[in-house]
RNA sequence: GAUAAAGGCAAACCGGUUGCAAAGCCGGGACGCAAAGUCAAGGGCCGUCGCACUGCGACGGUAGCCUGACUGCCGAA
Numbered sequence: 001g002a003u004a005a006a007g008g009c010a011a012a013c014c015g016g017u018u019g020c021a022a023a024g025c026c027g028g029g030a031c032g033c034a035a036a037g038u039c040a041a042g043g044g045c046c047g048u049c050g051c052a053c054u055g056c057g058a059c060g061g062u063a064g065c066c067u068g069a070c071u072g073c074c075g076a077a
Stems, first nucleotide, its partner, number of pairs: 001074001008033002013028006031064001037070003041067003044062008
């Protein structure tokens, strides 16, 4: 980051499965993505439990919420 090339990933939804749940995984399926590759470090949001309860704490989730770290294909302006 382009009216390029080769590719890649896969939202919602459906089926199966794990979990108290958030959500994850597998298959189908494509809304989109130049890191929509990996990482839970900071913040946000979501869930479970507790409390002195419009908030705080513990545990868990979310990388397709943002920041950050590491790595990767191509090479026009």

A computed fold for a 77-nucleotide RNA from Lignipirellula cremea, annotated as c-di-GMP-I riboswitch aptamer. Its mean pLDDT, the model's own confidence on a scale to 100, is 90. The organism belongs to Lignipirellula, within Bacteria.